[in-house]
RNA sequence: GCCACCUUAGCACAGCGGUAGUGCACCGCUUUCGUAAAGCGGGGGUCCAGGGUUCGAAUCCCUGAGGUGGCU
Numbered sequence: 001g002c003c004a005c006c007u008u009a010g011c012a013c014a015g016c017g018g019u020a021g022u023g024c025a026c027c028g029c030u031u032u033c034g035u036a037a038a039g040c041g042g043g044g045g046u047c048c049a050g051g052g053u054u055c056g057a058a059u060c061c062c063u064g065a066g067g068u069g070g071c072u
Stems, first nucleotide, its partner, number of pairs: 001071007010024004018055001026042005048064005
């Protein structure tokens, strides 16, 4: 230098054009003599940034940024 992939909650990820979700973590409650475990509930997001397409974009297209891998 070229190519591919990734970027969504504190962390790991799902979602592939029509309300942003799961697990763990966190907070509260139940249970226990108490803790852990278990059960129930709750809070938390400018979906990397900007632009375009569309009635509608996390999702499609372009540009940029960061990361991972490959080639040279």
The RNA shown here (transfer RNA) has 72 nucleotides and comes from uncultured Gemmata sp. NCBI's taxonomy places the organism under Bacteria, Pseudomonadati, Planctomycetia, Gemmatales, Gemmata. It matches the Rfam family "tRNA". Its family is annotated with triplet codon-amino acid adaptor activity in the Gene Ontology. The coordinates come from a structure-prediction model, not an experiment, and the mean pLDDT is 84.